[in-house]
RNA sequence: UUGUCAUGCAGGAGAGAUCGGGCCACACCCCGACGCCGACGGAGCAACUGCCCGGAAACUCUCAGGCAAAAGGACUGCAUGACGA
Numbered sequence: 001u002u003g004u005c006a007u008g009c010a011g012g013a014g015a016g017a018u019c020g021g022g023c024c025a026c027a028c029c030c031c032g033a034c035g036c037c038g039a040c041g042g043a044g045c046a047a048c049u050g051c052c053c054g055g056a057a058a059c060u061c062u063c064a065g066g067c068a069a070a071a072g073g074a075c076u077g078c079a080u081g082a083c084g085a
Base pairs, nucleotide, nucleotide: 001085002084003083004082005081006080007079008078009077010076011075016034018033019032020031021030022029035067036066037065041063042061043060044059048055049054050053
C1' cells in the first nucleotide's frame, strides 16, 4: 500500500396514512379483506466457474419480512482493531 472480517459514525431506496370492524378526538395499534414492495433473511436458476454433479447475482420468486414515522436495511464513505498478501 492492499484484501477479508468485526466494531463505531454518517448516508441509504421501494411499496395502501386502502376498505370494513374494534380502540380512539384523529392517528398509531389489533382482526379480517383485497392491493403492493424487494436492497435484511430464504429459495430457484443464468452467464461464469469447478468437475458430473456442485457453487453462483443487485436476475427471478415472495416463504418469512416490509408498505406514515420509528426501527430495520443490501450497498457506499471514514475511523479503529484482528488476520493475511
About this RNA
The RNA shown here (Glycine riboswitch aptamer) has 85 nucleotides and comes from uncultured Neomegalonema sp. It was read from a public genome assembly, where an Rfam model found it. The source organism's lineage runs through Bacteria, Alphaproteobacteria, Rhodobacterales, Neomegalonemataceae and Neomegalonema. Rfam family: Glycine riboswitch aptamer. Rfam's curators write: This family represents the bacterial glycine riboswitch. The family has 44 seed sequences and 9,425 matches in Rfam 15.1.